[in-house]
Two RNAs folded together computationally: RNase P RNA and transfer RNA, 451 nucleotides in total.
Formats: sequence, C1' cells, structure tokens
RNA sequence: UCAGAGGGCCGGGCGGCCGCUUGUCGGCAUUUCGGUGCGGGCGAGAGGAAAGUCCGGGCUCCAGCAAAGCAGGAUGCCAGUUAAUGGCUGGCCGGGCGGUUUCGUCCGAGGGACAGUGCCACAGAGAGAAGACUACCGGGCUUGCCCGGAAAAGCUGAAAGGGUGCGGUAAGAGCGCACCGGGGGCGGAGUAAUUCGUCCCGUCACGGUAAACCCCAUCCGGAGCAAGACCAAAUAGGGACGACGUUUGCCGCGCUUUGUCGGUGUCGUUCGGGUCGGUCGCUAGAGGCGGCGCGCGAGCGCCGUCCCAGAUGAAUGGCCGCCACUGUGAUUAACCAUAUCGCAGCACAGAACCCGGCUUACAGGCCCUCUGACACU
RNA sequence: GGCCUCGUAGCUCAACUGGAUAGAGCAGCUGACUUCUAAUCAGCAGGUUGGGGGUUCAAGUCCUCCCGGGGUCG
Repeated sequence: UCAGAGGGCCGGGCGGCCGCUUGUCGGCAUUUCGGUGCGGGCGAGAGGAAAGUCCGGGCUCCAGCAAAGCAGGAUGCCAGUUAAUGGCUGGCCGGGCGGUUUCGUCCGAGGGACAGUGCCACAGAGAGAAGACUACCGGGCUUGCCCGGAAAAGCUGAAAGGGUGCGGUAAGAGCGCACCGGGGGCGGAGUAAUUCGUCCCGUCACGGUAAACCCCAUCCGGAGCAAGACCAAAUAGGGACGACGUUUGCCGCGCUUUGUCGGUGUCGUUCGGGUCGGUCGCUAGAGGCGGCGCGCGAGCGCCGUCCCAGAUGAAUGGCCGCCACUGUGAUUAACCAUAUCGCAGCACAGAACCCGGCUUACAGGCCCUCUGACACU
Repeated sequence: GGCCUCGUAGCUCAACUGGAUAGAGCAGCUGACUUCUAAUCAGCAGGUUGGGGGUUCAAGUCCUCCCGGGGUCG
C1' cells in the first nucleotide's frame, strides 16, 4: 500500500428568495368584552433506523384477582446489570478457524431422553431388554436340508445395543484383563455453571428425537392514547314545572254501564344523556452534553450545564447559487500525474403517547483490532 | 395509529399425527373421431408450496426473521 474478517462512529456543509407547523411579544380593525379577522418581530422544527410492531416497561381504563392454585402462554448453562426483558456484559461448556500447547478469534434456541407416553418411513435378518439373510462353529443324517450356538465378519440404513488390544473358546461374546469412554461416592478450587484428584461399579440398566406430547424451575390479570378525562351545537326523543285546550276520539278496575280521575295534545321554561365539534392526555424525560470517581465489562454514583418537534386529512417543503464527495467526457501533456471546463449522481427512508432493546433496509466516508500478500528499512 | 388473520399449478381446492415422485377438477398443448367445429377418447406439459435461515436422518407441515393480501377497532 492492497485484500479479507470483526467492532465503533458519521450519514453532506454554507447562503439567498418564497412558503408550512408551533411557542412567545407587539400592532391594526371589529366586538354582544368571551372573542374574531388581518399583518409583523424573535425562537424552535425528523431518524439511525422515525420502519417491522418482534420483546420489555412507564401511563390509562376495566374486572376487584389478597396470597396460593387450575387453564393458557413465554423463557431455559452460571453469575451479574437494569424500571424491566427473550436485551446486554462477564464466565463455563461445546463446535469452527488460525497459530500451536494451552493462546487468539468467531459461533451456539446450551434444562431434563433412568418420570412417563409416542415416533424412527423406505431399505434391511433385525429400529430398541432386537435379530438369524449370507458367511462362521458344533451335531444329525436322506449330501443339501434340519436342530442348536453365536453377536465377532458381510449386507441395509441417518442411526445396528460402548471402543482398541491381549487372553480365552468348537466358533464367539465384558466371558476375563489393561487402557479409553460411561455411572456413582469422597475430597480440593470456585458465589455458581464447572473443573482437578482419588476410590468403587462389567448388574455398564440399552441410540436419536422435547423448534413431538410432556416433566422441572422461573415469570405473566386483560386491553390498549382510536387508552381515557372534560366541555358541548342543530335535529329527534326523554324527565320536571307552568299555561292553554278538551270531554270529540283512544288507553287504564277480571267483565258491562254511568260518573269522576289520570295519561295521550299544543305552547313556554328548564334538566340530563349520547352524537357533530372542541379541549386535555401531549411531550422535562429511566433526557442530552461535559467532568470526576467505582467496576474487567454491561453499568452505577456525584457535580456542572442545556431545553431539544408536537402535527390531527395530519407541518418539517419548493426553487437557485457556491463548496465538498463519486463517476465520466473534452483541453493541456510524448505517457502518467497535475490543472481548467462541462455533464451526471449523492443511499435507506418521514415522528403521531413516551422510553429501553431486537430485527430488517441503507449510496458513501472515517477510525480501531486481527489475519494474509507485496515493497522498503 | 392499534389489533387479528391468510398465502400450494393460470383458477378453485387436496396432501392424515413430519416419511420421500406434492395430487385432483377446470383451463392450456398434441393426437384420434368429424366434411369442419363443439362434445367425447387417449396422451403431454405446467410447482423456488410467498422469500431467507434454522431444528430433524428427513420440512408443504415444526421454530424464527422478512414480503404480500384481507378483515376489524372512533
């Protein structure tokens, strides 16, 4: 210098004109003094993901569910961190890669398969206290069949019931022994996961699958700002009061008649509910920046300083100039480099109650660590 | 803005409790029959099971992350 891997950060800058949302301070006009309309000054105005809505919290309401428990769901090595998490940090174990001797780096949905149940297609003799197809060994004879042994060889399969070696045997076999593996006890280190040492066990009881049912431990009440609270038109309907009108009609006692009473009607006043609409919730917060201290780290504590979007058919935009970056063309030039001029491009993407994470998308640029190649010293 | 649900051939649907080549009808193509067409008969083609990753011996099916469609809430 180039390439690769991992991690972190930024994600255009300056200016002019015209607009939009919002806060604040004046002005003018009008007014039923509540406001309304017009115009102006100053300040602020998208992101690292605002996205997907996948987790976790704050907040609000519902049902009151004390706790515990049933059902359902989620998580799953250990410890820590946090408001909380399935996030993050550190460690343990396992695996990959590179060095090579216990080092670096990356990855891991990493509880339980002696609690129980299920499944393991096809092939294969046999698929889970298995099995006898070929081959092997022994016996019998009808000489190519039968009986028995065996789990060593072949074959099938993703997987064949510990592995290697020696002994042993008719042939074999944890049948016996040594080592490795497995299980259990004790002791040391560590908060723990785990690890080291030692002793015993061949009755060592046998595979995989729990992102199959399930078991164990822990956690979770449900819904979501269109949550929820308040103010409150027109019209229609309801309640109360008053006035008018009327016994013409209809209804009201188990039935019929008469009478009385009440309601049904119109107008006025008034009350309450919901709808249109409006206001709040609404942005000062587990907040940003800087410094110091503690911790390996995630993170925590203290001090100082700052205020940093709040729209509601939904603002944050449009046009232009210069610079920066990338690509390309022309001129200069013997070539390269440099310089000048021109053209094109400049990503993913747009807040909607807020916050912490995860995931996904992303042109280009910068920094750090490791590895490899080349050049120089 | 919140919540729920679905995705298999051009269309409509199957595929059992994961098991091997993903099937059926209509549509399409070729041939037969017919003077010709339709109908009928015979045959053929057509699939990234929406996409990526994972679990498993094995994934349309199980898990997870995206993409697309639909419904609902004042």